[in-house]
Context: one part of a larger RNA
Molecule: small-subunit ribosomal RNA, central domain
Organism: soil metagenome
């Protein structure tokens, strides 16, 4: 360059914007850059191929012819792509009107539980296991009532429910704010997709620098188990968890399934709308859009399975894989305070 792949066998980037780039809707005209198509001009001899022919054959050799895939110029063709100009609305956006929602950011407020202080009642035990103890209790625990105080989570509603690009989002009010859906077809007219680099966002865990500290709880001390137990059980308890500014950037960051667009047998369900019918009304039924899932039909796959939210059938682009190990190691670069990250090999063995 180029075949084949990528749920689970090696392979989908954690997500998302959005640069160059590749790709891109209808309809006219116009140009002839791709394109094809006639002509010619060149493609040096040898070589290769064919047909002869010379050395007894061949190898060799000699003659024609062909071919030299390729390049120029030159006439033409216009279907297609490229360009140029014009229109167009279906794709995209953008108005008006609804509506759902634990999207987000910030102050506030709230009740249960918990721990602890204070005080009342009581007066021997509690607590914990499999049994135990270690520990807490007469300086009065444990229970139990009543005051205060703290910091962390938010039961019931809750749900194959909702939101969001992914991480990830749940008590209540507010204020400010991001997306979506539906309806009208009201504007704009091709303004799209997808995206090598760059950015930005990113559970835990971690790291600085200040706070805070109920409860749990790596590390650590103790009782225990045990042949030992650097462990699992229990009793304690420092980091940390939790706010605030910054760093770190990595997960089984999972649907192990990249984004877009278009086609393709059905049935059931769950959520938002929007319209229709039944005299009215809808929680019933129908019809349409959007999101969520359950069974399955072809189809496809190795099989599990998947299957209009395909792993079917097409196209567009980006990433990745190329036998196990050595190894996500060594080097070298690059970001970082540090942990480390990204990027990433060979010898060598099987």
């Nucleotide at each position: 360059c180029u075949g084949g792949g990528c749920u689970u066998a090696a392979a989908g980037g954690g997500u998302u914007u959005g640069u160059a780039g590749g790709c891109g809707g209808c309809c006219u005209u116009g140009u002839a850059a791709g394109u094809c198509a006639g002509g010619u001009g060149u493609g040096a001899a040898a070589u290769c191929c064919c047909u002869c022919g010379g050395c007894u054959c061949a190898a060799c050799c000699g003659a024609g012819g062909a071919a030299c895939g390729g390049c120029g110029c030159u006439u033409g063709a216009u279907a297609c792509u490229g360009c140029a100009a014009g229109g167009c609305u279906u794709g995209a956006g953008g108005g008006a009107g609804a509506c759902a929602g634990g999207g987000g950011u910030a102050a506030g407020c709230g009740g249960a539980a918990c721990u602890g202080a204070u005080g009342g009642u009581g007066g021997a035990g509690c607590g914990g296991u499999g049994a135990a103890a270690u520990g807490c209790g007469u300086u009065g625990a444990u229970a139990u009532c009543a005051u205060c105080a703290g910091g962390a989570a938010c039961a019931c509603c809750g749900g194959u429910g909702g939101c969001g690009a992914a991480a990830g989002c749940g008590g209540c009010u507010u204020a400010c704010u991001g997306g979506g859906u539906c309806u009208c077809u009201u504007c704009u007219g091709a303004c799209g997709c997808u995206g090598a680099g760059g950015a930005a966002c990113g559970a835990a865990a971690g790291c600085u620098a200040g706070g805070g500290u109920a409860g749990c709880g790596a590390a650590c001390g103790g009782g225990a188990u045990u042949a030992g137990a650097u462990a699992c059980c229990c009793c304690g308890g420092u980091a940390g968890u939790c706010c605030u500014a910054g760093c770190u950037g990595u997960a089984a960051a999972c649907g192990a399934u990249g984004a877009g667009c278009a086609c393709u047998u059905a049935u059931c369900u769950g959520g938002g709308g929007a319209u229709c019918c039944u005299c009215c009304c809808a929680u019933a039924g129908g019809u349409u859009c959007c999101c969520g899932g359950a069974u399955g039909u072809a189809g496809c796959g190795a099989a599990a399975g998947u299957g209009u939210u395909a792993a079917g059938u097409g196209c567009u682009c980006c990433g990745c894989c190329u036998g196990g190990g050595g190894a996500g190691u060594a080097u070298g670069g690059u970001c970082g305070c540090a942990a480390g990250g990204c990027u990433g090999a060979a010898a060598c063995u099987c």